Predicted 3D model of a 121-nucleotide RNA (SAM riboswitch aptamer (S box leader)) from a Gemmatimonadota bacterium. Of the family's consensus pairs, 97% are formed in the model.
This record gives sequence, C1' cells and structure tokens, in this order.
RNA sequence: CGCUUAUCGAGACCGGCUGAGGGAUGGGCCCUUUGACGCCGGGGCAACCACCAGGUCCCCAGGACCGCGGAUGGUGCCAAAUCCCACGGAGAACCAUUGCCGGUUCUGCGAGAGAUGAGCC
Repeated sequence: CGCUUAUCGAGACCGGCUGAGGGAUGGGCCCUUUGACGCCGGGGCAACCACCAGGUCCCCAGGACCGCGGAUGGUGCCAAAUCCCACGGAGAACCAUUGCCGGUUCUGCGAGAGAUGAGCC
C1' cells in the first nucleotide's frame, strides 16, 4: 500500500517553540497574526483491543458468549455532524409550463469517499 469487519449528529484544552497557512480531494462555508498547521510538555475525553470485575451457557478438562461496570496497559481523539455537498433513487414545498419534460430548496435512505479500531496478507 492492500483485503475483511465494526463504528462515525455524544465527549474532551492549557502552556512552550515556530510563524502562514489549515479544515483529505473539487465546490461551498468556515478557522486563522486576538497566532493557523506542525512539534514538545502537561491535562482531559472515550471505551475499539488487551486486562480486571460481573453475568449466562456448555460436553465442567477448560471453553463460548453477553455487556449494565472499572480505566491499568496499546491505539485513537480533544473547532464546526466525517463542517456540508459530490453518486443513486424516494418524499415534501415552491417556481415555470396549456400539459408533459423541467428548475430550486428541504427531509430522511442507500451507495461511494474518508477517518479510527481489530484481524489478515
């Protein structure tokens, strides 16, 4: 880099260094010299994995499963819903038209893309 799978409207900031960009891409809209991004230190959030505790089940050797607990370790995260949209189809309102075709906005669904964990090659 890639594959599989789960989750993604909750939550959580201070200090130091640096100095102009950043929010993955395109568009929109934002953040930012009242100091962005990044790095370092400390703090915190959360509960994916391990662990501990608990419960259920079994063929009671040991296993399997659950999730209402903890937060010791491994990750992760700490502007805005993954900031919003992107592709498909559905519904509603409005606009236009003799009518059909159509346009705009909104709502929710699925897919895609992305992020993170766990497992695999």